[in-house]
Notes:
This is a predicted structure of a 476-nucleotide part of an RNA (small-subunit ribosomal RNA, 3' major domain) from an uncultured Bacteroidota bacterium. Rfam family: Bacterial small subunit ribosomal RNA. Rfam links the family to the GO terms ribosome and structural constituent of ribosome. Model confidence (mean pLDDT): 82 of 100. The sequence was found in a public genome assembly.
Context: one part of a larger RNA
Parts: sequence; C1' cells; structure tokens
RNA sequence: UGACGGGGGCCCGCACAAGCGGAGGAGCAUGUGGUUUAAUUCGAUGAUACGCGAGGAACCUUACCAGGGCUUGAAAGUUAGGGAAUAACUCUGAAAGGAGUUAGUCAGCAAUGACCCGAAACUAGGUGCUGCAUGGCUGUCGUCAGCUCGUGCCGUGAGGUGUUGGGUUAAGUCCCGCAACGAGCGCAACCCCUACCAUUAGUUGCUAACAGGUAAUGCUGAGGACUCUAGUGGAACUGCCCGUGCAAACGGAGAGGAAGGUGGGGACGACGUCAAGUCAUCACGGCCCUUACGUCCUGGGCUACACACGUGCUACAAUGGUUACUACAGAGGGCAGCUACACAGUAAUGUGAUGCAAAUCUUUGAAAAGUAAUCUCAGUUCGGAUUGAGGUCUGCAACUCGACCUCAUGAAGCUGGAUUCGCUAGUAAUCGCGCAUCAGCAAUGGCGCGGUGAAUACGUUCCCGGGCCUUGUACA
Repeated sequence: UGACGGGGGCCCGCACAAGCGGAGGAGCAUGUGGUUUAAUUCGAUGAUACGCGAGGAACCUUACCAGGGCUUGAAAGUUAGGGAAUAACUCUGAAAGGAGUUAGUCAGCAAUGACCCGAAACUAGGUGCUGCAUGGCUGUCGUCAGCUCGUGCCGUGAGGUGUUGGGUUAAGUCCCGCAACGAGCGCAACCCCUACCAUUAGUUGCUAACAGGUAAUGCUGAGGACUCUAGUGGAACUGCCCGUGCAAACGGAGAGGAAGGUGGGGACGACGUCAAGUCAUCACGGCCCUUACGUCCUGGGCUACACACGUGCUACAAUGGUUACUACAGAGGGCAGCUACACAGUAAUGUGAUGCAAAUCUUUGAAAAGUAAUCUCAGUUCGGAUUGAGGUCUGCAACUCGACCUCAUGAAGCUGGAUUCGCUAGUAAUCGCGCAUCAGCAAUGGCGCGGUGAAUACGUUCCCGGGCCUUGUACA
C1' cells in the first nucleotide's frame, strides 16, 4: 500500500422488512448429469453452465457410428494433351460410383478463344490438439462511483498528498474548507423512442361543413378543419414564489404547465478482476494426420431410459367450466408469398377465384371483458396425460423420428416438506396477437406488441452484495 475480520462509524441496492404471484408435490415439454449404446458428435459446469452455442437434428444440417467408394482429391489457380458444348439411353449398384452406346461437331481466314475430359506437378484439405501461446468477441463484479496522471509539497524509502475533512447528491454531483493547483478515463449531457404544442405536407390515411349515391360502408365529388402519418421547431431550467441554509442544496397537496425536480424507457459498461468463456463463427503461432484425423454416398445416431437436477407449460376448478350472442388493439410479415370471396368437408384442409411487391390488398372477426343460459362442489360438464381407430398437409421420403384434425379412451392431480425465486406502476399478475429461424415442425422456447390492471414499503435491528472513512493483523 492492499486484502481480510462472527472490529467500529456513515450510506446504498426488491438486500431484508411490508405485500402480490410463483418454484419445490402431479402430468407433459425442454436442457443437463448419469447410465446405456456401434454411435448416443462437440462445447458450456457456484454466483457468471443447465428452453445455453442451436433464430428451428426425418434426408441435408452433422462434426458421431456401420458399410460401400475416391486419392492433386469436394472447390479455386497455372502448365502439356485430347475433345465443341450438350442431350438421350443401356447394364451394374442401396446410393455415391463404375462400364458402355447413340445423336451432336462451337466462334474465327488463321493464330487462338470459351466450355468439357484428363496424366503429371506446384499449391490443397482437417469442426484434429492446445482459449494455460494468441487476436477478435462475450459474461461477471456493475450503470457500482470509482480509477489515474502532470507539476508542486511531505517522506531515507515503499509511498503519501491531491481523492481526506464539513455539508449535499442517483453520482469523485456540486459547495465550503484545506500544500496543494490543474487535468484525463468514468458520472451527467450530447443520440433514439415515448408524453404536449406549433408549423410544413395531404396519399394509399382522415371526414367537420356542402353535394351525390347505397340494403350498408369516406362509397364518390370535394375538403385540410379533426385523427393520423413524418420532417422541422418549441417546451422543463429548481426558471418563478415561500421556508431552512454561508453556499451547494433540501422541503412545499405552492403557482403556472401536457409533463417537475434524472418526466418514463432504451442505447451507452472507466482502470481492472476471474490464466472466466470461445482454436466448433472467424482469424492466427506451435504440434499432429496426408490412399487419411481429408473427401463422397447409403443407412443409423444426436430423439436411447432404472434414475437425479435446472428452466418452463397445463392443471388441481365456481373470481370457474361449457354453449350462444355482442364489442374494442398495437406492432410486424407477404410474390417459390399473404390470400379476400364462393363451394365441398364435422374439421384439419381441398377446389375454383380475386386483390396486393402493399398507410391501398391480405394476414385480421384479437382474447381476456360484456350479456344470457346451464353445471352446483363431485376426481365432477374440473383436468387433460396416455392409448386405439380414421383422416389432412409438407416433403424423393414421416418406421426409427413431423405437425394438425375428428371420434373414442379418459391417467396423475383436491394448492404442494425443508427450502427458494421474481416484482416498487402502466410495474406485478393476467389475456391474446405478431416476427425471426423455417419445405414442414416437435415453439409450452426466444424476441417484440398491445388489452385489463393491483397490493405494499413502518423502517434499516438482522441476511446478501456493494461504496467511503477508520481500526487490528503471525496474510500478500
């Protein structure tokens, strides 16, 4: 100087407390361990692995296994030689591949060029090892308020001071004081979305007034008022008032205001820590393989199953289930696409057909909610696992191993031990909708969007983590 303390002081955080809803019990989905296997490819492993890499494993993917092939190789470049390219067919084979037949005979006067085949050679290739050789990227402490430097001063020196102290703040934020005076990286602000207003512009959006028209609808003329869209500005700064205070600042059910003290949310992550993670995104040093640890193909596996754990979904019901009727979104996507509408089918879906490369058409009738009826506390009209039968769709192909529909079946489960998690407001809880990946889908996952919409916070004694000062130390 640090680190540590079941030392002290001050302070903060959904850290506790106060509340609300969960997990731990059940069934299923998914990931992991273990076991099994020819293979169940590999990585991630306290917090910081475990719905993680994977934003989608039937083949492909695919890296694993079995079998069958190739060896300058699956791809690219250079150099001989030969042949137009190409198309069709036969045999063999699981395919890859191998063997062969027929047609065809490019452009250019030529040199030659394009394309194909092919020997040899130089280059290949490796998801093989090392993340403890590395770059890049990332997690975490932590959006915590810290981490440092120049000059000066102090100390023999390591170092200190500044950065400590008194206040204050979300903040090393600001003020006052001070052997310090300044500065940098962080904080904040500058950026984006959202909340209000003005202005500009009105199409594909809108419809107040006027007119036309319909069974009905901005449907049409028309209009820019309104909503909205998307560009430019304004607006919030403790600016004003009162009180406290030297000041900074704090308090006020203060004024004004759409918004008030960081208005709400996002992006943004200092010096560093964990030899943290990744050589399997990529790049790269070294090592290793080179008729194989490379590469092509078929089939299988990654989907196994006594069991253990994590994360979720659905429930156990009456604040509910079922049936019928009736409302109200936002944000996205769409041509190998989204599909109106009509018909067929109980339905999944099919057939026909229309509009739209989309503020125009479509996805799209959101669901919880509301109204009415019924069920009456039961393993039930709760719950839907499992299984049987029949179908639909995608795709060469649904056996291993897809999703969906219909009928039947109707398991466990009556609120879950010790323990444990999330959340402070348009939040939790609850309800549906969309997108990426994608032929299809194992999506209950991820990322977004809106609808309905709470309770509680006395307080900081205690648990956890962190910051500053101080103290002890046989630690570095």